[in-house]
RNA sequence: AGAGUUUGAUCCUGGCUCAGGAUGAACGCUGGCGGCGUGCUUAACACAUGCAAGUCGAACGUGAAGAUGUACUUGUACAUCUGAAAGUGGCGAACGGGUGAGUAACACGUAGGUGACCUGCCCCGAAGCGGGGGAUAACUGCGGGAAACUGCAGCUAAUACCGCAUGUGCUUGUGAAGAUGGGAAUCUUUACAAGUAAAGUUUCGGCGCUUUGGGAGGGGCCUGCGGUCGAUUAGUUAGUUGGUGAGGUAAGGGCUCACCAAGGCGAUGAUCGAUAGCUGUUCUGAGAGGAAGACCAGCCACACGGGAACUGAGAGACGGUCCCGACUCCUACGGGGGGCAGCAGUGAGGAAUAUUGCACAAUGGGCGAAAGCCUGAUGCAGCAACGCCGCGUGAAGGAUGACGGUCUUCGGAUUGUAAACUUCUUUUCUGUAGGAAGAAGGGUGUGGCGACACAUCUUGACGGUACUACAGGAAUAAGACACGGCUAACUACGUGCCAGCAGCCGCGGUAAUACGUAGGUGUCAAGCGUUAUCCGGAAUUACUGGGCGUAAAGGGCACGCAGGCGGACAUGCAAGUCUGACGUGAAAGCUCCCGGCUUAACCGGGAGAGGACGUUGGAAACUGUGGGUCUUGAGGCAGUGAGAGGGAGGCGGAAUUCCCGGUGUAGUGGUGGAAUGCGUAGAUAUCGGGAAGAACACCAGUGGCGAAGGCGGCCUUCUGGCACUGUACUGACGCUGAGGUGCGAAAGCGUGGGUAGCGAACGGGAUUAGAUACCCCGGUAGUCCACGCUGUAAACGAUGUGAACUUAGGAUGUGGGCGGAGUGACAUCUGUCCGUACCCGCAAGCCAACGCGAUAAGUUUCACCGCCUGGGGGAGUACGGCCGCAAGGGCUAAAAACUCAAAGGGAAUUGACGGGGGCCCGCACAAGCAGCGAAGCGUGUGGUUUAAUUCGAUGCGACGCGAAGAACCUUACCUGGGCUUGACAUGUACGUAGUAGUGAAGGGAAACUGGAACGAGCCUUCGGGCAGCGUACACAGGUGCUGCAUGGCUGUCGUCAGCUCGUGUCGUGAGAUGUUGGGUUAAGUCCCGCAACGAGCGCAACCCGCGUCGCUAGUUAUACGUGUCUAGCGAGACUGCCGGUAUCAAAUCGGAGGAAGGUGCGGAUGACGUCAAGUCAGCAUGGCCUUUAUGUCCAGGGCUACACACACGCUACAAUGGCCAGUACAACGAGCAGCGAAGCGGCGACGUGGAGCGAAUCUCAUCAAAGCUGGUCGUAGUUCAGAUUGUAGGCUGCAACUCGCCUGCAUGAAGCUGGAGUUGCUAGUAACCGCAGGUCAGCCAUACUGCGGUGAAUACGUUCCCGGGCCUUGUACACACCGCCCGUCACGUCAUGGGAGUUGGCAACACCUGAAGUCGGUGACCCAACCCGCAAGGGAGGGAGCUGCCUAGGGUGGGGCUGAUGACUGGGACGAAGUCGUAACAAGGU
Repeated sequence: AGAGUUUGAUCCUGGCUCAGGAUGAACGCUGGCGGCGUGCUUAACACAUGCAAGUCGAACGUGAAGAUGUACUUGUACAUCUGAAAGUGGCGAACGGGUGAGUAACACGUAGGUGACCUGCCCCGAAGCGGGGGAUAACUGCGGGAAACUGCAGCUAAUACCGCAUGUGCUUGUGAAGAUGGGAAUCUUUACAAGUAAAGUUUCGGCGCUUUGGGAGGGGCCUGCGGUCGAUUAGUUAGUUGGUGAGGUAAGGGCUCACCAAGGCGAUGAUCGAUAGCUGUUCUGAGAGGAAGACCAGCCACACGGGAACUGAGAGACGGUCCCGACUCCUACGGGGGGCAGCAGUGAGGAAUAUUGCACAAUGGGCGAAAGCCUGAUGCAGCAACGCCGCGUGAAGGAUGACGGUCUUCGGAUUGUAAACUUCUUUUCUGUAGGAAGAAGGGUGUGGCGACACAUCUUGACGGUACUACAGGAAUAAGACACGGCUAACUACGUGCCAGCAGCCGCGGUAAUACGUAGGUGUCAAGCGUUAUCCGGAAUUACUGGGCGUAAAGGGCACGCAGGCGGACAUGCAAGUCUGACGUGAAAGCUCCCGGCUUAACCGGGAGAGGACGUUGGAAACUGUGGGUCUUGAGGCAGUGAGAGGGAGGCGGAAUUCCCGGUGUAGUGGUGGAAUGCGUAGAUAUCGGGAAGAACACCAGUGGCGAAGGCGGCCUUCUGGCACUGUACUGACGCUGAGGUGCGAAAGCGUGGGUAGCGAACGGGAUUAGAUACCCCGGUAGUCCACGCUGUAAACGAUGUGAACUUAGGAUGUGGGCGGAGUGACAUCUGUCCGUACCCGCAAGCCAACGCGAUAAGUUUCACCGCCUGGGGGAGUACGGCCGCAAGGGCUAAAAACUCAAAGGGAAUUGACGGGGGCCCGCACAAGCAGCGAAGCGUGUGGUUUAAUUCGAUGCGACGCGAAGAACCUUACCUGGGCUUGACAUGUACGUAGUAGUGAAGGGAAACUGGAACGAGCCUUCGGGCAGCGUACACAGGUGCUGCAUGGCUGUCGUCAGCUCGUGUCGUGAGAUGUUGGGUUAAGUCCCGCAACGAGCGCAACCCGCGUCGCUAGUUAUACGUGUCUAGCGAGACUGCCGGUAUCAAAUCGGAGGAAGGUGCGGAUGACGUCAAGUCAGCAUGGCCUUUAUGUCCAGGGCUACACACACGCUACAAUGGCCAGUACAACGAGCAGCGAAGCGGCGACGUGGAGCGAAUCUCAUCAAAGCUGGUCGUAGUUCAGAUUGUAGGCUGCAACUCGCCUGCAUGAAGCUGGAGUUGCUAGUAACCGCAGGUCAGCCAUACUGCGGUGAAUACGUUCCCGGGCCUUGUACACACCGCCCGUCACGUCAUGGGAGUUGGCAACACCUGAAGUCGGUGACCCAACCCGCAAGGGAGGGAGCUGCCUAGGGUGGGGCUGAUGACUGGGACGAAGUCGUAACAAGGU
């Protein structure tokens, strides 16, 4: 520091995801040790049990029990000592410990204030401690109660309580002087008056007590600033804001009360709602930031929920009190008790969080003079890999690279120096032995005035722990995850869109490096992965550091309050700003340095850093501010000017329609074509007259005006803005502008008019599968006017307003000025300047690109506003609010659930496509000729049938195709019968000898069985071996599957002219250029031009055949000369020549010569690629399947079936013909298991015959047929046509039944030229005619491949159909138009809105009621201390009780906010192939 993912590819925008770090974690697998930390994040849920706050006898009165002593009545009394327990009293219990519910607040942080305050214990100072009094617990007695507890009577003490005295002081009041200060209630000094204290105890050292001043530390209150979200919360507040007075408090204050005034807060966000303890800090980050607030530390708040006070220095008190409530426990039912958010622990909740441990030895706290006691604070231990850190699980050597595993191309590779084995070490482990630091203090004694010194005794939970030594022995110790890319690491098997994986992209449908397993490898390591959460990456809220023409994003336009920003000059101030000093910013933490544990983590010491803080001194550039000045920004004044700028009134002509009248007659109108419509009741057409409404042709213009919307006949009038010129005026008056206000197309709404034309809705006619549309005929609202409403548009330049600056130009319109020419004057022309409107193009620059470019989208320009997001969809939707008469209206611009990994996001690229365009080819059309499609038959295919009708080929490019030959064989299919190392190959082992081979009779459908009989070979070292046969094992075999695993071959586009590369250049890039353009060609053929220059595969040529000529040779033929024959070598043709055209280039047109002329004709030859095209059944081949069968052998059957349909053909329908007779002329070819002559027989097929010939010699074959000559038939189902059938024969073959061909005789079907449609062909071609060959015993061949014979017609031309090429254009397509894709409906799932309602929660409000308690009132009842009094009694004072205000809580009520649920209902999202149409993307067919 980046990476993956939108696309065929590219750049960008933009989201999603990953790699890093972190955690109080949890889960899975695994687990050796130690150190240091950490450990209920959930139910502030409920809690059994134990402990967590006591202590003091040196404050006090008692005093169980014990000890000692004395007296003696030997078990009593007294004294002394020790002293349990409870009580009075003092101090503590307000600390320490827990938790984070509440709290958005002076709660916290920071900096200050307190002239408005308090402070026990502690420290320093001053002064004092005199003399009295009355009670009361404990205790005793008597009671009540189950208990908790409690009543009455009696006794008693104090450092408990109460008077009096004293008054340094203090307090209050009245004065005086001074200090500070804006002022004051402050401070200092001082005068007078009044009020006001105390407690004792002791070990005799002290310790206490009272008053008071100061200090330290602690606290209360106040203030500035700082840190959450929501405006779909906009108004809020009655003690509210202030004043006066009073009360209250330690203290200021509406803190409380009475009265008076009517204020206070709020867009710089009040109020309300939601959430939340705050901070030091922690995590992350380069930083700025973001997130968090466990542990540790500071503050706050709380202690079952709520309220209240008491005590006290301090509490509205966690382990106190009272009351209300909920819960829970005890109960004798009368009444009582309780509060773990202390430490352990239990239940519950939860993914989840520990021991009912030890000790006060240390540190700290409370009490005490002290010893000491208490201390779940704390120190330790236990549990947990929860985290961080450290150590170990051995080290060195060791190759036949062992065994085993895995893979394998079978050679080997790998695991792997890894192991074994040898040597060594002992951290760790086990055993034994030793063994800390942490301890400071304290007691006693001696000395000392004392501080203190010395001696001695003694104190450790952890712990016999850490640590050390010795002995033993490699001994006790490795896993987890991953291995398609991101991302380090690969193979095999299994599975077969299944099972499964997955963070994203995505894997899996039979060869998965992605699933599962194994081997191997990689990374971490006592851990490793997963999940969750935070930061980062994310510049993806952008302060640092983003944007808004087209990606999300400029408000429809203007005016303008607040706000923000603001020209020039000098000057003052010093708020911002900069700077010095001081203070503070707790400690811990962080960074650096040093040090301590063996190291580290951890810990200690020192330094540094850290604010938006305060005080104070200074500077004055900039911002600000005060006053002063200026004119350039802005405005004013005068003159001039242009204009569809706006409002009102009037006028005008053309056209349409309607009405009246005339002429006139049959149509008119409308369309792609029609029809509806109108018209003989007279239309349309045409002429004249009239009416009405709306709009203003030409001018008219990338012309003008306006802020935008928008504005167009002419005239008048009212009026806004703008520009120019002049200027001696004002003097920054400016820019922008949240809210706000106004204007605002069309449609729409309200009221009233108006209505010619047009024209939603609607009616009709067409079109169509349908046509609720497009087209046509009609036609209502509306369009028009007035007034009012609505307030939106692709309201667009998709570009906010204003300002400044930045290269060179062009053409034009227009306004104004100046100069010149010109005119009688205008006009006109020209130069120049300013302004305005606009265009092309362009430098720099910008941009993702397109593009923008002085009218910026430039100057990372300035000012201000708006907006975007925070991906696409859901959705500009729901809910709430506001506006509106209403609107399927608007504004607020505003959600969420859910869902996808992208988006119909942008721009550009290459293709493909278009019912886009241009150019050009092709038997593509057209022009022709002959066909097919109808018939019969042949063949193939589909379908059907069948035991089987084997398999494949399926638009062109399957269908007379594989098949250049299915009776058996072929043959793969079916039925039946056999065989199982096999019909065939190789190897090994064993066996075998009349062996291999031939193979009679018999059985059988055959295979096969059977074996008589005959009977070999090669090598040899003479043993034997090879070959053969038999058995067994490896294996053979498969036309079984997969052509979508493949090779090879083939088809097709297409013999179309294309397809690419190197270098260079252009572009961020995909890519482009070249290959485009102008010509030309059959051609990317060639020429010219050109940021291209060259090259390759294709084209052409080279090859073969045919045509002309020459030469050579010649089996054969021959008329013997030769040859037109055969087969070899050459020549010839190149736009070479001439003329026209042309850029005088390529080339083209015409001509000459020539056998042939512009590629002479034909063939072979098939670029890069496309179709997962075809073929596993030609062959080869991976994988899978099969192995007494899916192999193999045999017989028979089938592939030949037959209601049909299609394809390709043959034969015909006849007279250009049929038949008969005569007669002429080929070429390619084939032949020995062959062709087969002559001759003879047969009507014939054929038989017989066997000459000749391995073929230029012989034969097929005298080869032909159409043709020609003559005759006949006479338009008919015929003398056409030949199907079908009968019969008699022939041939091949083991065999013609299923199922061959041929012949004779007989029979004589359909068919009289073929609908829609469709095929071939441009010259020796089509058409017609026959011949040969391959396969082959024969043949279903009418097929195929060749050969020759006869031998045409037509092409104007490229509009159209089909296919193709090039350029260009659009695209939402890229599986590429057989593409993509929209909406309703139906089904399923999910979330959500509305909803009669139902049911919870929260905070207020009104009224009623109202505990405890403070305060107030009263107090007839009660009361020791003081006063009066001898006393009785009275007084002062206090209390119980009663009562008033306040009030927790409760009740009632109507509303508010919010959640859950709800019949039904609305839309939404998603879902494998559903239905209907085809709206969009191409001009997407309107």